Background:
Small-subunit ribosomal RNA from an uncultured bacterium, 1484 nucleotides, folded computationally. The coordinates come from a structure-prediction model, not an experiment, and the mean pLDDT is 83. Rfam family: Bacterial small subunit ribosomal RNA.
RNA sequence: AGAGUUUGAUCCUGGCUCAGGAUGAACGCUAGCGGCAGGCUUAACACAUGCAAGUCGAGGGGUAACGAUGGUGCUUGCACCAGUCGACGACCGGCGCACGGGUGAGUAAUGUAUAUGCAACCUACCUGUAACAGAGAGAUAGCCCGUGGAAACGCGGAUUAAUAUCUUAUAACAUCAAUUUUUCGCAUGAUAAAUUGAUUAAAGCCCCGGCGGUUACAGAUGGGCAUAUAUCUCAUUAGCUAGUUGGUAAGGUAACGGCUUACCAAGGCAACGAUGAGUAGGGGGCCUGAGAGGGUGAUCCCCCACACUGGUACUGAGACACGGACCAGACUCCUACGGGAGGCAGCAGUGAGGAAUAUUGGUCAAUGGAGGCAACUCUGAACCAGCCAUGCCGCGUGAAGGAUGACGGUCCUACGGAUUGUAAACUUCUUUUCUGCAAGAAGAAACCUGUCUACGUGUAGACAUCUGACGGUAUUGCAGGAAUAAGGAUCGGCUAACUCCGUGCCAGCAGCCGCGGUAAUACGGAGGAUCCAAGCGUUAUCCGGAUUUAUUGGGUUUAAAGGGUGCGUAGGCGGAAUUAUAAGUCAAAGGUGAAAGUUUGCAGCUUAACUGUAAAAGUGCCUUUGAUACUGUAGUUCUUGAGUAUAGUUGAGGUAGGCGGAAUAUGUAAUGUAGCGGCGAAAUGCACAGAUAUUACAUAGAACACCGAUUGCGAAGGCAGCUUACUAAGCUAUUACUGACGCUGAUGCACGAAAGCGUGGGGAGCGAACAGGAUUAGAUACCCUGGUAGUCCACGCCGUAAACGAUGAUAACUCGUUGUUGGCGAUACACAGUCAGCGACCAAGCGAAAGCGUUAAGUUAUCCACCUGGGGAGUACGAUCGCAAGGUUGAAACUCAAAGGAAUUGACGGGGGCCCGCACAAGCGGAGGAAUAUGUGGUUUAAUUCGAUGAUACGCGAGGAACCUUACCUGGGCUUAAAUGUAGAGUGCAUGAGACGGAAACGACUCUUUUCUUCGGAACUCUUUACAAGGUGCUGCAUGGUUGUCGUCAGCUCGUGCCGUGAGGUAUCGGGUUAAGUCCCAUAACGAGCGCAACCCCUAUUGUUAGUUGCCAUCGGGUCAAGCCGGGGACUCUAACAAAACUGCCCGUGUAAGCGGGAGGAAGGUGGGGAUGACGUCAAAUCAGCACGGCCCUUAUGUCCAGGGCUACACACGUAUUACAAUGGCACAUACAAAGGGCAGCUACCAGGCGACUGGAUGCUAAUCUCUAAAGUGUGUCUUAGUUCGGAUAGGAGUCUGCAAUUCGACUCCUUGAAGCAGGAUUCGCUAGUAAUCGCGCAUCAGCCAUGGCGCGGUGAAUACGUUCCCGGGCCUUGUACACACUGCCCGUCAAGCCAUGGAAGCCGGGGGUACCUGAAGUCUGUUACCGUAAGGAGCGGCCUAGGGUAAAACUGGUGACUGGGGCUAAGUCGUAACAAGGUAACC
Repeated sequence: AGAGUUUGAUCCUGGCUCAGGAUGAACGCUAGCGGCAGGCUUAACACAUGCAAGUCGAGGGGUAACGAUGGUGCUUGCACCAGUCGACGACCGGCGCACGGGUGAGUAAUGUAUAUGCAACCUACCUGUAACAGAGAGAUAGCCCGUGGAAACGCGGAUUAAUAUCUUAUAACAUCAAUUUUUCGCAUGAUAAAUUGAUUAAAGCCCCGGCGGUUACAGAUGGGCAUAUAUCUCAUUAGCUAGUUGGUAAGGUAACGGCUUACCAAGGCAACGAUGAGUAGGGGGCCUGAGAGGGUGAUCCCCCACACUGGUACUGAGACACGGACCAGACUCCUACGGGAGGCAGCAGUGAGGAAUAUUGGUCAAUGGAGGCAACUCUGAACCAGCCAUGCCGCGUGAAGGAUGACGGUCCUACGGAUUGUAAACUUCUUUUCUGCAAGAAGAAACCUGUCUACGUGUAGACAUCUGACGGUAUUGCAGGAAUAAGGAUCGGCUAACUCCGUGCCAGCAGCCGCGGUAAUACGGAGGAUCCAAGCGUUAUCCGGAUUUAUUGGGUUUAAAGGGUGCGUAGGCGGAAUUAUAAGUCAAAGGUGAAAGUUUGCAGCUUAACUGUAAAAGUGCCUUUGAUACUGUAGUUCUUGAGUAUAGUUGAGGUAGGCGGAAUAUGUAAUGUAGCGGCGAAAUGCACAGAUAUUACAUAGAACACCGAUUGCGAAGGCAGCUUACUAAGCUAUUACUGACGCUGAUGCACGAAAGCGUGGGGAGCGAACAGGAUUAGAUACCCUGGUAGUCCACGCCGUAAACGAUGAUAACUCGUUGUUGGCGAUACACAGUCAGCGACCAAGCGAAAGCGUUAAGUUAUCCACCUGGGGAGUACGAUCGCAAGGUUGAAACUCAAAGGAAUUGACGGGGGCCCGCACAAGCGGAGGAAUAUGUGGUUUAAUUCGAUGAUACGCGAGGAACCUUACCUGGGCUUAAAUGUAGAGUGCAUGAGACGGAAACGACUCUUUUCUUCGGAACUCUUUACAAGGUGCUGCAUGGUUGUCGUCAGCUCGUGCCGUGAGGUAUCGGGUUAAGUCCCAUAACGAGCGCAACCCCUAUUGUUAGUUGCCAUCGGGUCAAGCCGGGGACUCUAACAAAACUGCCCGUGUAAGCGGGAGGAAGGUGGGGAUGACGUCAAAUCAGCACGGCCCUUAUGUCCAGGGCUACACACGUAUUACAAUGGCACAUACAAAGGGCAGCUACCAGGCGACUGGAUGCUAAUCUCUAAAGUGUGUCUUAGUUCGGAUAGGAGUCUGCAAUUCGACUCCUUGAAGCAGGAUUCGCUAGUAAUCGCGCAUCAGCCAUGGCGCGGUGAAUACGUUCCCGGGCCUUGUACACACUGCCCGUCAAGCCAUGGAAGCCGGGGGUACCUGAAGUCUGUUACCGUAAGGAGCGGCCUAGGGUAAAACUGGUGACUGGGGCUAAGUCGUAACAAGGUAACC
C1' cells in the first nucleotide's frame, strides 16, 4: 500500500466482499512448564450456612465465664469462700460504625469534565497559639425481688455510679445591640481600631511518665453551594410553563436562593431545538486510525447514584445511613394463631437464567484502617494460596554426524524414476526440562523489652533480643538418562501451499466471485505441501481499508442528486478611504490540566512480559500584559456596486372592450339526379321523403392562413387577425441626484401548462367514455362511421408535468471566427466601432466519455436547494392541505450482488443507401397426381444391427445384405480362435485314409507318421500351463485425422507509426473502377502476410521433333473386298517441346485505373472447363474406415457354428425410372463416336436354341485381338382409341451364376395386360456446346435387385426488359434494454409454495401524566383540663406525603376472523406491452 466482483471487451459511477489490528469473550480439535495479569458482559433474580465493625477496665457500677493467689472444709484432690490479682460476659459512658468493600438499577442533568467564585458556608479526630477548669444537685441502666408472653420482647417495685445529666460562679479576641473613625471593593458590602451594654464553658483518670476536658483564633484535611462552557438519537415530538418568571416581607438552612408561605406584577423558555419520547452512570482512559476522527467506558484511579421496592425522619462534626430506626408494599421463614423474624449489588458458596466466568481456602507476617497510653484486640480491606491456555511474555519437546538416498507409503511418461528424506536406523554429545536425594532464602523495618550515648530529665540515637501466612516455596548442588513433552487450520482466484482415488447438480462446500450434471488442484478420503505453533481455527462485536457523510477530503447536463418560477423575513456574505476600540485573531508570561496509563532515558527480577524512577507530553481551560495587518463594533468621508431623474426606442408582455374576413357546420330557397362517403380492401353511415355537387341568403361558435424566421417579449407557466383604453418591463444616450441603500435567501407569500372539480352560461369543429362497422385465433386496440363529458366564457378550487437547457441565483476574470434582433454614433443602401440580447463553429481549459467552451459543464468568491447501491417505494403509518380526485412531508421489515452512465466491437432490424448471385423476372424442362425402383420415418417383430435428421439427413456411410459380409435375433459349442514372444512341462507332429454322433461348429475312435547326432542332447512342429489378448461395448460434449456448409463469397489479419485514459480505431474509410480488399486517385498512414488473380491440368490454333501397334496423299505389289504388303511422314492422329492474347494496336471518353467501339486473329478482354476452399462459424458429422485418452465386459459385451433377420407393411415423406403418346409406337434398311475394360478375363468365327444361352474354336497380358452405339436418315404401317400408347401385376416354361436362388438373384420366351389421357396448393434445375434428348463405358462384383453413382461422346435450343419484390451474400451508415447475439431480450394478470409487512370488528398488556376520594410513619405547627418546680412531655387537632381506590383521555407494544399490496421460487396458464420505425415511435 491494496485486491475480487456488473461487460463479449472498455472507461466511469456505485454498492457488496476480503487481506490488518483488537476483545472481561464463547465454541470445536489439541495440550509439556513457568512468570505476570484477568475471571457473571445474562436475572439491581431469589438466597441455606459461616465469616465481613468493633474497641477502651488508664471513664463507671461491677464479677457471669477462665486463670492465679490466699483462706476454709478436709474423703489430698475435689468442694466452698474472698474482686485480692490477671483479666472480663451483659450494662452505663466515650470514640468508631458516614471509612474500607460491592453494584450500575435510576439519572440526558439535582450528574460528570474543565475553569472560576463564595464579600453566602460547615469541618470530629490532627497541628500551632492564647486562656481556663470553682461550687453543688437529682436521677438512671446494671444488680436484686416480683410478674406477662410459645417466642421476640417486655412490665412493676426497691436500690446505685460515672469523663452520663442538670443548676450555679468566673470569662472574651466568641455572639448580639449601639456610637465614632481607617483602609479596600464595580456593587450588595467587607476589613481594622476604640468605647458602652447584654449572653454563654469545663471532667476527670492515672503505673506520676502522662492521657484527657472547656473557650477563642489560625492552619491542614474533608465537604456544601453557585456561575460559564462541553456532554446521545428522534421534528413522523413545535410550542412549553402557575411557584411558573420577577419583586416586597416573613419563615427555614451551616449557607445563598420560590427553598417555603402571604401579597403584588405578568413574566420566563423555545428553530443556536424548548416540551415530549427513546436510550444511557460520567471522566482519566482503552481499541483502532497517518491524522482528523470512529467505537467503547471490563480490570486500576477520581466523581456520582443505589443498598428487597417506595416514603420518612432520628442520632451525629459528618447520613436522610449496605451488615441503624419507623411506616407502607411484595416475597420468604418461625408460630402455641395471639404474634414475631429477615434483606449477600461485602468474602466464599447455592439455585435459577445463560454460549459463558473460579475456593463455603490460609494469615493478620507485611501495607492500611478502628479503638486503646500501651501491650493488644478486630479487620473476607489487604497479603497469599487454589481453579481456568482467558490473555500477554519466556522456555522446552534435543544437538552434531549419518546415502545403499534403506523398508513402507504416495505419484508417474512405470523392467525405471520422483517424493516422503538426513528424515529414520546407527554413532557421538548435551541435560534447559523431568525424576530422586541434599542444602535453602530476600521480603523484618518497626513496636515492645533490655543495655548504652547526648544533653535542655524526657525526648532523640546506637546495639542486642523477639515476630513469616506464603513455604521447606523460589533458588542452589549432586546422581540418572534423549530419557517426560505437537498439534491445528489451509492448499480454485483474492492468498503462501497439488496430485491420486471415490462421488456424479447427488452427497456436499462457500467470506465474495463461485464449485459439483463421469476425467472436480473448489465435495469426501489419502499422500505431499504451506502457514502458525502450546496453541490453531470458527463465531460474535468494534475500528481500519471506506475520500462509501468528504473539516482535513466528495458530488448534482446524461450515472443518485438544481426546488416549476419569482418576491421576500430571519440568517449567512458584502465596495473605496480614514479615526477610535481591542470582541475575534496573534505573541509572551503565570496558574491549572490528580495519580496510574501512552512516549523516551535509566534501573530491578537470568531475558521478556511485569515493575521502579526521572523526563517529556497532555494539542485544553482560566488570568495578566502586549501587537492592531485582517474580520467585527462606533464615527466621518467617497463614487465605481445599487437606485433615481431626463430624452428616446423595442416587442405575439399583461388586463378589459370593440371590429374583421376565410373556412366549417346548420337552416331556408333554388338548379339537379343517383349515388355519396370511407378504406389496404370493405362495411356501418347519409340518400328518390331528393343526398353528394353547385348557387344565393341567414345564423352560430371556435380558431386566426400568408407575413413567420435557430425572429421577438415575459421570472417561469406562457404569449400570434386588426384596433382602443389602462398597465408592467427591458435597452440605449446624458452623467444631473442619493451615497453601499447590495447579493443570496430556511420558514412564509404570490404566480403556475394540460387534465380534473364546483356554480352559471355556451356548444361550430374536434373528441375520452360509449355504440356500430371492419381487422383478427381473439381485438374491450390500431382503421372507419357516429358521439357524451370536455375543449370556449365568468367566478372559485386543484398545484402537478420529460414544469427540460434534464444545467439554481449573483459577481469577477479568461483566444477567436461568423450570422442575426433592438439601440447609439455617423450625411450614408459602404465599412469599421460600441451597449444589450438570440444562434452556429472552435483555442486553452474541463470532462468517464458524449460533449461544454465569454449565454461554460473553464478559473474563482458568496448564499440557497438536493444526493449517498438496486428493489420494496414516492409505498405504509402519522401529520397537514383539498369538495373530491389527490398533493406535500416520508420510513421499515424483507430481498439481490448488482442496478446504472458513456463509449467500443459484433450481431440483429417488418431502418436507410450502394452492389452481386438462375435470387426474382423472361424462358426451357421437370417434381408434387399414376405404376414401379430405392432411401427414410412410423408400425410390427425374437431380430427387423448401427449411424446420418432444416438448409448442410432421406439412390446418404453402402463403389453392389441369398451363405459370407453381419455388427442384430434364436439355438448349440469353446475359454482362449488368429498373430508374436518368454518361461516350465509333455509330445513327435503335420499330413493322408477310414469310420461314429451331430444342422454344423465340435466331440470322441482306428491306422499311418520329423531331421541332425559325439546318443548326453539340439533344431523344428504340435499340445498344455502362466503372463501378455480380444471387444462394430460407451463417450464425436475428452481427441487426432478426414469431411459437409456459409462459399470460390471477397474477405481475414500482422509489423511499425499516428489517434484515443481505454476497449479499440486508422490503414481496410472517401471518389471512381472491377468478377475480385482488382486497380487508380485522394489520404496519418507506410508496408507486409493468408485469401483474389497468376503459376498446374484438360480443351480450342499453329509449328518443330518423333513415326509403332496409329495414318495412307503420292509410287509399287495384292485382294471379291479390306493400309493387306513394300514403302512414306505429306495429312489425321499419337505425345513431348514451343509459339500464341498483353487492353499490345486504333478511335472515343476519363486526371488515372478503366470503360465503350473497332481492326487483326483459331481464340478478346479472367477464351471454355477442372484442380485449388483465407481467418473462422455451426461443442455440425464420424470412437462403425483408421488412430487414440478415459470408463466398462473377461466360462463373456470375447470367439466358433447352423438357421433366421437387415428384403416385414393399414400408412407418410424424399430421390429417381417408365409413361400417359403421332415432334410418337412398331417393322425393315442404313450412317457416324468418345472414353474405358479385359487372362479364374474379353472373345472374333462356326454350330445348336425363338431367346437368355450352350458346345467348339482362334486372337489378345492389348493405339495390334476383343467388348461396342443410339437418337438420326430412308421406306412402310398404325390414325386419336385406355389404342399396335403404357407396361405394372400374375400364370407357365426356361437360361446363367453359385455348396445353396424357399424366405431373397438377374435374365429369356409365351400368355396376362393394372394405374395412367399432362397432374391442386406449392416447388426444383438450367444462361451455350448449356438446358433438353440419345446411347456407350467403368468401379464394386461368383451372380445381382444398377432405374443408383462416376465418366464419355452424338444431336442440340429458347430467354434475360430489368433489379420494384422473394431468398442468400458483400460494403457503408443508423437504432438497440441483444452478446447463448431476434429461435435474442422481456412485461403484466391468473394458478402453486414460502417469507416479512400494512389495514381490521375487537381482545390482552406496559410505562408516564391529569382530576377526585382516602391516607401510614414522620418533620413542622396549634393546644385550657394529664405528668413535671421548670425546661419539656403525653394526649388530641391541623398542613404535607408514600401507598391504595375511582374516572376520562393520550402514548406505546403483542395478538386477531378477514383483507391489501410486496418480495422470492430451472422448465405452469393467457397474451405479447417495451428494446429495431419492436411492427400504432417511445416517454411524463